Predicted 3D model of a 73-nucleotide RNA (transfer RNA) from a Candidatus Woesearchaeota archaeon. Rfam family: tRNA. The family's RNA type in Rfam is transfer RNA. Model confidence (mean pLDDT): 81 of 100.
[in-house]
RNA sequence: GCCCCUAUAGUCUAGGGGUUAAGGACGUCGGCCUUUCGCGCCGGAGGCCCGGGUUCGAAUCCCGGUGGGGGCA
Numbered sequence: 001g002c003c004c005c006u007a008u009a010g011u012c013u014a015g016g017g018g019u020u021a022a023g024g025a026c027g028u029c030g031g032c033c034u035u036u037c038g039c040g041c042c043g044g045a046g047g048c049c050c051g052g053g054u055u056c057g058a059a060u061c062c063c064g065g066u067g068g069g070g071g072c073a
Stems, first nucleotide, its partner, number of pairs: 001072007010026004018056001028044005049065005
């Protein structure tokens, strides 16, 4: 330098055009329970890498960029 894959909460991940509020686990915060902690139960906050395009509608499809991984040279 070229090619391929990939990017969703603090972490791991589901979802591949519409259906309700992007779902789950761990973590975190609050409450209940407990003499207290832990466990358990209930509830909350927190996310689609960035820019453009297509579309009535994009986290999802397309292009570019950036980061990560791999291959060739």